This is a predicted structure of a 674-nucleotide part of an RNA (large-subunit ribosomal RNA, domain II) from a Pseudomonadota bacterium. Its mean pLDDT, the model's own confidence on a scale to 100, is 87. RNAcentral holds the full RNA, with entries from ENA.
Context: one part of a larger RNA
Formats: sequence, C1' cells, structure tokens
RNA sequence: GCCUGCGAGUUAAUCUCAGUGGCAAGCUUAAGGCAGAGACAGCCGAAGGCGAAGCGAAAGCGAGUCUGAAGAGGGCGAGAAGUGGCUGGGAUUAGACACGAAACCGGGUGAGCUACGCAUGGGCAGGAUGAAAGCGCCGUAACAGGCGCGGGAGGUCCGAACUCACCAAUGUUGCAAAAUUGGGGGAUGACCUGUGUGUAGGGGUGAAAUGCCAAACGAACUCGGAGAUAGCUUGUUCUCCCCGAAAUAGCUUUAGGGCUAGCGUCACGCGAUGGGUGCUGGAGGUAGCGCGCUGGAUGGGCUAGGGGCCGUUGAGGUUACUGAACCCAACCAAACGACGAAUGCCAGUACGGGGAGCGUGGCAGUCGGACUGUGGAUGAUGAGAUUCAUGGUCGAGAGGGAAAGAACCCAGACCCGCAGCUAAGGUCCCGGAGUGUGUGCUAAGUGGGAAACGAUGUGCUUGUGUCGAGACAGCCAGGAGGUUGGCUUAGAAGCAGCCACCCUUGAAAGAGUGCGUAACAGCUCACUGGUCGAACGCAGGUGCGCGGAUAAUGUAACGGGGCUAAAGCACACCACCGAAGCUAGGGAUGUGAAAGCAUGGUAGGGGAGCGUUCCGUCAGCGGCGAAGGCAGCCUGGAAGGGGUGUUGGAGCGGACGGGAGUGAGAAUGCAGGC
Repeated sequence: GCCUGCGAGUUAAUCUCAGUGGCAAGCUUAAGGCAGAGACAGCCGAAGGCGAAGCGAAAGCGAGUCUGAAGAGGGCGAGAAGUGGCUGGGAUUAGACACGAAACCGGGUGAGCUACGCAUGGGCAGGAUGAAAGCGCCGUAACAGGCGCGGGAGGUCCGAACUCACCAAUGUUGCAAAAUUGGGGGAUGACCUGUGUGUAGGGGUGAAAUGCCAAACGAACUCGGAGAUAGCUUGUUCUCCCCGAAAUAGCUUUAGGGCUAGCGUCACGCGAUGGGUGCUGGAGGUAGCGCGCUGGAUGGGCUAGGGGCCGUUGAGGUUACUGAACCCAACCAAACGACGAAUGCCAGUACGGGGAGCGUGGCAGUCGGACUGUGGAUGAUGAGAUUCAUGGUCGAGAGGGAAAGAACCCAGACCCGCAGCUAAGGUCCCGGAGUGUGUGCUAAGUGGGAAACGAUGUGCUUGUGUCGAGACAGCCAGGAGGUUGGCUUAGAAGCAGCCACCCUUGAAAGAGUGCGUAACAGCUCACUGGUCGAACGCAGGUGCGCGGAUAAUGUAACGGGGCUAAAGCACACCACCGAAGCUAGGGAUGUGAAAGCAUGGUAGGGGAGCGUUCCGUCAGCGGCGAAGGCAGCCUGGAAGGGGUGUUGGAGCGGACGGGAGUGAGAAUGCAGGC
C1' cells in the first nucleotide's frame, strides 16, 4: 500500500412540541398485591400528580382581585378542555456521536543503569626528572651561604595495561537504539576497579548540566480516580424527492467560542397585506454648480495704519517700501450655501398572483468570507492592502467564451435524442463557421506589453502667409562709402565690454548673423540682381504609426502555424458557426380546479422509500440440492429486485406486523492476510 472483517447521535429519567389513538370536567395510577405453568397479556391498588379560578406580600375576597379616598384609571385574571399512553423532533442531567492530549491526584514498584556515600578487597610494564633531610669540605664571631656526595619528594615528566572521550573519517533500514578505525587526554591520584550495602518521586543524588535516578526526567515507572477535561483537529456508513441559508447587529476575560436578533425550513392560522412597473402627491441638501454667508487664496485699484526720510521737541510734510477694510476681476472648501439634480425613500392608485407577505409555534445552520463594478475613507489618488456603502458573481453554480484561469463576459444544468435557432465569442490552417462585401488607415509584424519626453513617419482637417509683377531650394554676382562710429583698452578696426545705432551711393548691403585674428586680414549671413519656372512656408487640431524599450533553463509580451489592397485597425453591411440558453418532440416528479408553471445547490429544514439481522403470526421452499461464491442475462426512477448456468453441500426465504449492536472509503482508524 491493497484486500477482508470491526469501526461513531445510544440508553434512562424529567421537561417541551408535533402526530396518533383512549377517556373526558375530568384524566391517571406509584409502590405493592391477586389469579396463573408462564408472560412484554389480565385484574386489583387514588397514596400522589395534572386539570377544572383567580388576584393579593398577606389577612383575605372571588369571575374577579390588587392598587387606591374612589362606582376613576391601571395591573394580573375570566370569556378557547384536559389528561394519561404510544411514536417522532428538541432540551436538560448523565462519558451522551466516536477516537485523541500536554497534565492533576492517590496507592504501590524501582539505585542489577546511573549519581553520591559507607564497608571490604583488587590494579597501575618500563623509562625520565632528582625536592627536603643526612654526611663531608669551604665559609661566618655565630648564623646565613656555597660546593660535592648522598637521598628519592611530587594532584612532577615520557609512555603500556587501565581509564577518559578532544578531532576526523566511516557508519546513519549501522556490527551497534551511540559503534568502528586513525589520531588525542590522564596514567601514584580529587586515580581506576570488584563485591556488599545505603539514599525514592516535589523526593533522592549532583566538583551544578536541570545532569542522573533501568535505552525519552523542568519532576521516574506502574495501577487506580478515569470514558479527567479538550470553546481544538480528524472522522461519522443506503437511496430518491421539495425548499434552501450565513460569513451581519448587539452583548460577551469576547474576538477561530457563545447568546439573542437577522437570513433558511416545516406545521397551523390570516387572506392582498409583499416585490415590480406606470401614473399622482410628498419629504430631502448628495453629485453638480456657486461665492451673498463662514473660511481660504491670486492680480489690480483706492485708502486708514505701519516703516523710511525731512522737520529743534512738536505740528506737519514727503516716499520708487508695506498694507487691513472697501471696489474690480478670476478662483478653492468633508465639517461654506442666496441654488440644486439623477437615483433612492414615503404614500396613494392601476396593472399584476410570485416557493409573494404577515402572525404563532417546532427544528436549524450561520457570526473567518472572497473577488469584481460604482461612491467614499485609511494608505503613497501603492498593494491580490485595509475599512464602510451599494450592485454582481463565487461561496453553494455545472455549460459556452477569455490558450490555460473560484470571482471577468455569455448563460442558471429534471431526464432522453445522430432535430432546429441563437448569446458571449468567433468564421486562413490547427478548429465548427467568410481567404465575405464596401470605403478608408497602418509598413511599425504596429497589431501581438509600458510613461514623461523627443522626431520634416504618414492620412484627414483648420488658420495664416509668399508666389508668372516669378515665390521656395540650388547656382552666378553684389554685399559698398563716411568709418578703425564714440568710449574703453597694450590693442578693440561689424564681431571682449559699455553707449549710440546715424548719414551717403545705390538694385541692395546691419555702425553688423556666425566662424576667424594679438589686433587687422580672410570666410559667411542678413539684404539685392541674375539664372530657373510652379508651387513654397509657418502655426494649430486630429487618426494610425516611430524612438524612449534592459534579466535571469529556451523562441517565450499573437495559444501555435502563419498573416501586409490583411488573417491588422476604423466605420457600415450580409451570411454562417457557436452553450446544459431558447424552440420542437418523447418521458418523470411537484404544484394547481384547470390553463399552466416549476424541478443547479453546500450548511441546514421537510418528505417518501430500499436493504441487513432478530422476533411474532400465516402460508411455503430444500440432497430431484438451501445459504454462500463465480459468470453473464432480465428488470425498476434510485437504494435494489428476479432468473439461468456453474460451484457449494444443509439449511432458506415470502407476506403482514414488531424490535434494532441496521448500511463504511477515508478517522497518520483497529485486527488479520498478502
């Protein structure tokens, strides 16, 4: 892992609701007892319980009563029948659907592992170093001290046994639940070790790590309390039919739990009250707009005040500074409004009959929501962000499209078919359907990813200029004189800088557009003539393109091939394809008087069934072959049912009724087999 078997809402008491049947102003027995072979059968047994009257704290009164001064008002009552069985839904108390802790407590068992202690034994090759004492000599006043000999100290040194475990490799389903190999430390000591013995669980022991106390010790193990508790996780077994949620509010030592409400379902009751649309009538201060108000903010005008200057203090004067109020112009606002929608909301009315609405009761589930459009807030006018509001979808929704893709687009799947029409989206090939029609655009493979910004890309369009009295571009020629203007400067001559920017000749020519020189020179431009011969500039709007454009395995930013008067883009049109949508046909179920309508579905509510095992009653089957197994056949809307052959070898089913240890794929389920 697979197969087979086992495996989870039970039982009791009490309460409550529904169904059903008994009796009924009553209903009912409990313990216990009687007869009996016996019983889940029968019969006694009203103690007690519930109901038939309530109100008041009570005395008490009573269809009333309490409050009260009250014949007031108000509160609670009367004016609807109960009660005891059976069955089912639910609640409570019990382990209460099943399995699962970490832990807590009690009684015991453990120191044959290990920690430490005690008692008594044992062990330490060999080598090295050479302390003190002692003796001799020197030395000292005497000590001290020195030298030699001698001696053999030491938690001394090197290194086996022994012991430890610092490093590495191997090992990692191992040789081994801690080892092996090669190195390493200690090795006369706080050394190592045998045997015996002691200390025990909030306790021991500990050269102290929360270490060790029998291979898991922040509190051992074992049995018991015990089915501890688990607001947590997982699992929870046959079928079909009807309806079908929630992820919100309030409160919560509450936030992944609960309670009540909201939303679902079922029963009973009410009977047009609900939703939608049209019309009519309302309330309102959002979007927008506006600037009279409240504030903000810009420019201008005028002006008080302030600052500067003048004035001996002053009076006053003046000013190219500043500047409230006021005026003009143009703006801004969630907490501004002399305005003001669309929607939405309330009411009336008409159409309208939907799994509409309302009330009472039984039973729930839900309290983590998600994305998307729109209006806001928070954030960075970030987020697949957070948080409200209002729609949608998913959740609980299949089908078609978007290559793929809960949430986007289309569309809500009762069943059947080799029928038809459409939606979104598509129609060159992969691929069902147009190489469709008309008119344009794009040259970038743009299409088929991206901004500020940049650009004689190109189409359309608007405005304004020049031009056969010859434009624009090119080419030929001129581009002069006063003058090197004045100033400045070493110099300044069109061309460092400052000032001015005139006059003349002319077709035209600046006191000079740029390059250039130390300054000149030189080149060039403006401007003019000629040549040429028809269009040429500038500015704006707009369509489609271009650049900007860089990433990690491999083209890889059309799904691919491939596409250029398109198979791209824009507009208009025709045809076709395309879904579980719609239509036609057949069928099932629900609902309704019918016509008709309905039948996606998680949590969940309701309904109807199938099968297993046992019991009762009745009628049956079986060695001429029961159950069970295997194979294929028939049949029902499903769970299922039936038949044949074969295997098997002794029991078995049917109808009706009753009772449950009643249905397995999942629980890292349990046991066995492989």